Small-subunit ribosomal RNA from a Sandaracinaceae bacterium, 1559 nucleotides, folded computationally.
RNA sequence: UAACUGGAGAGUUUGAUCCUGGCUCAGAGCGAACGUUAGCGGCGGGCCUAACACAUGCAAGUCGAACGCGAAAGGGUCUUCGGCCUGAUUGAGUGGCGCACGGGUGAGUAACACGUAGGUAAUCUACCCUUUGGCGGGGGAUAACGUUCCGAAAGGGACGCUAAUACCGCAUAAGACCACACGGGCUUUGGCUCGAGUGGGAAAAGGUGGCCUCUUCUUGAAAGCUACCACCGGAGGAUGAGCCUGCGGCCCAUCAGCUAGUUGGUAAGGUAAUGGCUUACCAAGGCGAAGACGGGUAGCUGGUUUGAGAGAAUGAUCAGCCACACUGGCACUGGAACACGGGCCAGACUCCUACGGGAGGCAGCAGUGAGGAAUAUUGGGCAAUGGGCGAAAGCCUGACCCAGCCACGCCGCGUGAGUGAUGAAGGCCUUCGGGUCGUAAAGCUCUGUGGGAGAGGACGAAAACCCUGGUUUCAAAAUAGGCUCCAGGUCCUUGACGGUACCUCUUUAGCAAGCACCGGCUAACUCUGUGCCAGCAGCCGCGGUAAUACAGAGGGUGCAAACGUUGCUCGGAUUUACUGGGCGUAAAGCGCGUGUAGGCGGGUUCGCAAGUCGGACGUGAAAUCCCUGGGCUCAACCCAGGAACUGCGUUCGAAACUGGGGGUCUAGAGUAGUGGAGAGGAAAGUAGAAUUCCCGGUGUAGAGGUGAAAUUCGUAGAUAUCGGGAGGAAUACCAGUGGCGAAGGCGGCUUCCUGGACACUUACUGACGCUGAGACGCGAAAGCGUGGGGAGCAAACAGGAUUAGAUACCCUGGUAGUCCACGCUGUAAACGAUGGGUGCUGGGUGUCGCGGGUAUUGACCCCCGCGGUGCCGUAGCUAACGCGUUAAGCACCCCGCCUGGGAAGUACGGCCGCAAGGCUAAAACUCAAAGGAAUUGACGGGGGCCCGCACAAGCGGUGGAGCAUGUGGUUUAAUUCGACUCAACGCGCAGAACCUUACCCGGGCUAGAAAAGUACGGAAGUCUUUAGAAAUAGAGAUGUGCUCGCAAGAGAGCCGUAAUCCAGGUGCUGCAUGGCUGUCGUCAGCUCGUGUCGUGAGAUGUUGGGUUAAGUCCCGCAACGAGCGCAACCCCUACCAUUAGUUGCCAGCGGUUCGGCCGGGCACUCUAAUGGGACUGCCACGUCAAGUCGGAGGAAGGUGGGGAUGACGUCAAGUCCUCAUGGGCCCUUAUGUCCGGGGCUCACACGUGCUACAAUGGUCGGUACAAAGCGCCGCGAGCCCGCGAGGGGAGCGAAUCGCAAAAAGCCGGCCUCAGUACGGAUUGCAGUCUGCAACUCGACUGCAUGAAGGCGGAAUCGCUAGUAAUCGCUGAUCAGCAGGCAGCGGUGAAUACGUUCCCGGGCCUUGUACACACCGCCCGUCACACCAUGGGAGUCGAUUGCUCCAGAAGUGGCUGAGCCAACCCGCAAGGGAGGCAGGUCCCCAAGGAGUGUUCGGUAACUGGGGUGAAGUCGUAACAAGGUAGCCGUAGGGGAACCUGCGGCUGGAUCACCUCCUUU
Repeated sequence: UAACUGGAGAGUUUGAUCCUGGCUCAGAGCGAACGUUAGCGGCGGGCCUAACACAUGCAAGUCGAACGCGAAAGGGUCUUCGGCCUGAUUGAGUGGCGCACGGGUGAGUAACACGUAGGUAAUCUACCCUUUGGCGGGGGAUAACGUUCCGAAAGGGACGCUAAUACCGCAUAAGACCACACGGGCUUUGGCUCGAGUGGGAAAAGGUGGCCUCUUCUUGAAAGCUACCACCGGAGGAUGAGCCUGCGGCCCAUCAGCUAGUUGGUAAGGUAAUGGCUUACCAAGGCGAAGACGGGUAGCUGGUUUGAGAGAAUGAUCAGCCACACUGGCACUGGAACACGGGCCAGACUCCUACGGGAGGCAGCAGUGAGGAAUAUUGGGCAAUGGGCGAAAGCCUGACCCAGCCACGCCGCGUGAGUGAUGAAGGCCUUCGGGUCGUAAAGCUCUGUGGGAGAGGACGAAAACCCUGGUUUCAAAAUAGGCUCCAGGUCCUUGACGGUACCUCUUUAGCAAGCACCGGCUAACUCUGUGCCAGCAGCCGCGGUAAUACAGAGGGUGCAAACGUUGCUCGGAUUUACUGGGCGUAAAGCGCGUGUAGGCGGGUUCGCAAGUCGGACGUGAAAUCCCUGGGCUCAACCCAGGAACUGCGUUCGAAACUGGGGGUCUAGAGUAGUGGAGAGGAAAGUAGAAUUCCCGGUGUAGAGGUGAAAUUCGUAGAUAUCGGGAGGAAUACCAGUGGCGAAGGCGGCUUCCUGGACACUUACUGACGCUGAGACGCGAAAGCGUGGGGAGCAAACAGGAUUAGAUACCCUGGUAGUCCACGCUGUAAACGAUGGGUGCUGGGUGUCGCGGGUAUUGACCCCCGCGGUGCCGUAGCUAACGCGUUAAGCACCCCGCCUGGGAAGUACGGCCGCAAGGCUAAAACUCAAAGGAAUUGACGGGGGCCCGCACAAGCGGUGGAGCAUGUGGUUUAAUUCGACUCAACGCGCAGAACCUUACCCGGGCUAGAAAAGUACGGAAGUCUUUAGAAAUAGAGAUGUGCUCGCAAGAGAGCCGUAAUCCAGGUGCUGCAUGGCUGUCGUCAGCUCGUGUCGUGAGAUGUUGGGUUAAGUCCCGCAACGAGCGCAACCCCUACCAUUAGUUGCCAGCGGUUCGGCCGGGCACUCUAAUGGGACUGCCACGUCAAGUCGGAGGAAGGUGGGGAUGACGUCAAGUCCUCAUGGGCCCUUAUGUCCGGGGCUCACACGUGCUACAAUGGUCGGUACAAAGCGCCGCGAGCCCGCGAGGGGAGCGAAUCGCAAAAAGCCGGCCUCAGUACGGAUUGCAGUCUGCAACUCGACUGCAUGAAGGCGGAAUCGCUAGUAAUCGCUGAUCAGCAGGCAGCGGUGAAUACGUUCCCGGGCCUUGUACACACCGCCCGUCACACCAUGGGAGUCGAUUGCUCCAGAAGUGGCUGAGCCAACCCGCAAGGGAGGCAGGUCCCCAAGGAGUGUUCGGUAACUGGGGUGAAGUCGUAACAAGGUAGCCGUAGGGGAACCUGCGGCUGGAUCACCUCCUUU
């Protein structure tokens, strides 16, 4: 600073991260539609589909002042009727003008159709304007009309009459036009223009009004004059139109070649006019990769929508242009049409018909049907604006102005305002306290927009016309008249909208709020119902019993007469990137080169001015957008002025840059010379080693092969070994991140031919350069063709193994092939996954080639330069990884390529190929991802280090037997329920005969067996009895307590009854939960703060070197600290001390019944309390450390042994049947509760145990030594009884008494290897104990019976020392019942080389396509269902090319014997000119035939693809994925796939080598 004011993101791939990338959302818009809802007004808008078909009405007429005829109100006149004259108005016709405008639509059209800028010297233009000059004199017809005929109609024929501003000659002709010839000017040489000359042909129309100066008749007329309107010629203008050109604006190249009037010329025709526009002839051209031709789609524009813009999309309403008018063709008239409401013909359709024939064209306004998701009244008016005709009045006008319908859009207004807390009632929620709807309502006080009623009441209207006056002008004149203009006036005036807007009065808060949403994005939360159902969903995703996501409700949020949904466009999307993207690994560099077009291009100088920049001019229609102002009360809307329209053109200028041109230069590029390096290429020859085969010798039983084997070879002599020979292929060592080549690729040696690069040197050329669409060439392996060759190897194939199978991996054989020659193929992980070129930007260190310097006799070393090839790294870049002068850095130039995943590098089409196949290359459909890099985990039949009874070394078991016990399963009326790898299975259960008990059957109860409150009654209780299986029901007897109170009575507790709020549930959900527990695991780990690094997830710390049982400690270190764990602190135990001394103890003393029994004592043992002790403290080693080994001392030594103690977390682990659960759900005369009986007790399988199988034993007798416990509803001594279980009952609430005997052991006897004197199951009989009761179903005892079993297959468990093993004892539970469990002590071993392997774990590292985390992920065939699609014998439709046939209407040509008024000749007849009908020819629409193209529909069958619930077969890939994978190719196979050949690392691991970095 009038016309500058502007750019936001989010969700979704993951366990998390960054990036790439798609999908989706928030915004704005709409001619919309649909759903729900709806008060008013203003301004706009309203068939986007069927250019489908249309009933009915209207949409273009007008002029009597062009003309004739007819009708005729009125007037005049004569009159008997009646006639005559005039005549407003008017009918059809002739004629003029209009009908080419206005209005509609968008089919066609990819084109000079449109836009823009030009050209027309190649043109036309009615009406209009200006100007100029004319308008003389004749002629012949014709419609109307009349008569008549035909026809149903539409219409038509014949004859006759008539007028004109209709038609036709003639006269006149300035100019114009044509022909001829001349001069001037201009010029793009095509021509244009000016001037004068000669010749030629060509005009016209009148009408109305007025006047009498002149002439004639004479109130006045005619001729005439005059005015106006018409008419004709010329010039000019304006307007409109035609034609031409530059530039601009769609898709497909899977359309690449197109073209015969085609391209040009000459001539002619045609047109207003140029032109192949048309025809004839001549020439053979023309167009095309800057996209011709073909196909698809489409009216174009101003503008509109969106967007920061650039753009993108769009082309309703308004405006400009075009095209079309049922479909196709054609012309006529006209200034203009090939004509929407004109004509002719053909076609389709509709209608009328007397069947002969006719009529029609709403894409005008209304309206109808149809189509569709969908779009209005068969309205009023010409009042305004505009148009046609007219002199005018006026008429016509579905243009237009209005009204009607529709929330279709935009804008405005209202549905009330103030006050009002008992925070009412009611709803909803609730933690039951309350909260919320909510000042919301009611109530009180107000207001009156809209709505209703009444009264008034517009603007839009200015005129035209008429009258008066004035003025200008015309005229011979004028007071007639006309024209132009002005003023005044009026008279009558003129309004569809409309009694509308507006104003006023009145009325009552009275009549006026909905819709969507509330998981995130995205503002807004609770309850109930439902239970992967019903449903929702824009994306992510919700719903499987606690859903803020479904449905309803309450509440809330947003918008509001609307709100949502759907569809479409732009935006966001920098997701096609001009502004403004990329290509190492995400999609993306052609396998490589040569090179065409094209693009780009070194220094300097001169000049040009195309690009570029600046000025001016023209244009860029109006409207729109923007600004300012104005008008409707505001706004929307409208008006005025401005700005803008970023463009194009013309012109003037500038000359830096680009470009064109001229000159010059040498730095780019190239040429010449010298030199060396090299697996560069092609050809010929040649050498040795090895394999195989053949021959011969020696020699004998095996060889070969593998994880192990077998097939195979070998006594017919193999393998081995020696000698000789044949043949083919490949070239060990040298050999090297060495060399060469464009890439593919190239490796013995020699020779010939040949390409390139490099170094050095001077000289020369003088930008000659770079890139490179097409094109052309080269191009591993495999493969193909023809002919050779064939030793080895080796797809296919065969056999042997392996395996569940093994079309594989392994083995034995073996053919194509591998080799050569010639030809084809043309692809690879053809890779540095990195196109080529040029310049610039720190270094270090190898290596190859060449050169130089110093030095040296020389070489090496050393230093420097150029070129190649590696590694590490600075800056910078990168999503990261990484790249880093050999760039993936900074820039420029050129080419190629990408745009989500799958379908698919597939189909179709085309090109190439002998084939295999290659190149080019989609879509439908489907998904919400697919991906890259990096991170943390987890995992690996990856690696390293290290632990653990993990293995190994040992000892003893289990698995076999019998029994016990638990589980599965089976059975059952019920066999209650739970627990299921370790971590369910002698587990819950520390103990099921009833009870327990939850299960089953039967019998009962229903406020209930137990709880709380209320009322009433009774204390409670005890005993007897009846029925019954009991529960229960009934009857009877007895009995009165405690506290207060004088008493009556009241209260507490208990019992019963009644009603109610309710109880109750071992019913469900452990995946709603609490608590508790198991497990990894007593493993050494798990984290945090701050700092640092990284875009980030994260990392660091916690890694590393040592060490430890330990993240234990030390050292180092971008970390420094800290927490939870470890350790320690606690308990038991091992030693000692102190204190204490009964119920314990007894050394010494005394007594003794010989028993610590007694006195006594507390020393010892012990008891149980407090302390001490052990800390790597000392020596040695080690880094001076942590620490380790050994030693000393010590009861104990490196955690002394044991226990308790369990980090962050994992397993939706276990438990709703321990408990809790006011989580939810379910039952409520039953899923509650009581009782009786039954069941939980089994053919089979598994787990855990016991007892055994015997002599290290059994049995009988004798004898010794514990610890820790337990005991009054108890333990129960001694004595007695019983064979025994047991009976009986002193002592003891327990260091006192009892259980209690410990057992193995030791001593002695017997048994002697056997189903036994082992073993004890099973069974019979008889008993004991507990208990209301041992039948189902207890334990024990005695006698009898005496089963399996002789040490246990595959497999598997425990244990490292006071341990295993073995022996007994105690306790809990418990009336009774232990082989189980929990404890206790006695006796008391063996072995550990070691960490390769199995299992589990810790740390580091590596790979990963896993993250529900390997019990992961995931591939393909097959089967089923659905979907879209390719092929397909065909078939149907559309489309168009070509070749024919055909030929309506019509123009044109020819003809024209029939017909004809005007002009000419002629007195006439007639003839001529000219024309018409008819005929014919060219062209040509429809139609027909044939043959192709393209597109689409459909199709038996068929191919693959996609998607689907938990189908089938295998296991291909991801880890070394168990044979590393992948690429190309070839063969094979149910399938994933396997194998051969060549290639790649986008392969793990180990060892070695080399290089680099650091010290």
Rfam family: Bacterial small subunit ribosomal RNA. Gene Ontology terms of the family: structural constituent of ribosome and ribosome. Taxonomically the source falls in Sandaracinaceae (Bacteria, Pseudomonadati, Polyangia, Polyangiales). The sequence is in RNAcentral, with records from ENA.